[in-house]
RNA sequence: CUCUGACAAAGGCAAACCCGUCGAAAGGCGGGGACGCAAAACCACCGGUCUAAGGGCCAGCGCCUAGGACAGCGGGGAUGCCAGU
Repeated sequence: CUCUGACAAAGGCAAACCCGUCGAAAGGCGGGGACGCAAAACCACCGGUCUAAGGGCCAGCGCCUAGGACAGCGGGGAUGCCAGU
């Protein structure tokens, strides 16, 4: 440096749900909690998904729309612990 995650150790993260808080919402953050995770650490670049405040359309019901969100949906990028090789 490449590949792999069978064994071991040091450890790490934390789904659902509950509480608080921010947000129009999706969702984020903090605490509790563990379903799982070898990148479940980082980046919205590609595909996908969610929301629709604002804006557009409509007589209305509603419909469309991302500069919002998801990295624990897939791909990609750049980085990293331990062990084996």